This is a predicted structure of a 72-nucleotide RNA (transfer RNA) from a Rhodospirillaceae bacterium. The sequence is in RNAcentral, with records from ENA. Model confidence (mean pLDDT): 84 of 100.
[in-house]
RNA sequence: AGCGGGAUGGCGCAGAGGAAGCGUGCCUGGCUCAUAACCAGGAGGUCCCAGGAUCGAAACCUGGUCCCGCUA
Numbered sequence: 001a002g003c004g005g006g007a008u009g010g011c012g013c014a015g016a017g018g019a020a021g022c023g024u025g026c027c028u029g030g031c032u033c034a035u036a037a038c039c040a041g042g043a044g045g046u047c048c049c050a051g052g053a054u055c056g057a058a059a060c061c062u063g064g065u066c067c068c069g070c071u072a
Stems, first nucleotide, its partner, number of pairs: 001071007010024004018055001026042005048064005
C1' cells in the first nucleotide's frame, strides 16, 4: 500500500428498512435464622464518527477513525 472481518447497555453477543433485545453483571423487593441459590421488578444504549439516499436507518451508499487477520 491492497483486500477481508469487526466497532451495539459495565462485560460477552444477537438484531429482517417501521426504530434495539438476550445472557451475565448492578439496584430493589420476595424467599431464608442468615448467605448462596431461586423468584419478581427496575435502572442502564449519542447503535465508532461525519455526510448522503429514503416518509422512515443500528441496518443501504460514500468518506474517515480504531482493532484483528491475509497479501505485498
Rfam family: tRNA. Rfam classes the family as a transfer RNA.
Taxonomically the source falls in Rhodospirillaceae (Bacteria, Pseudomonadati, Pseudomonadota, Rhodospirillales).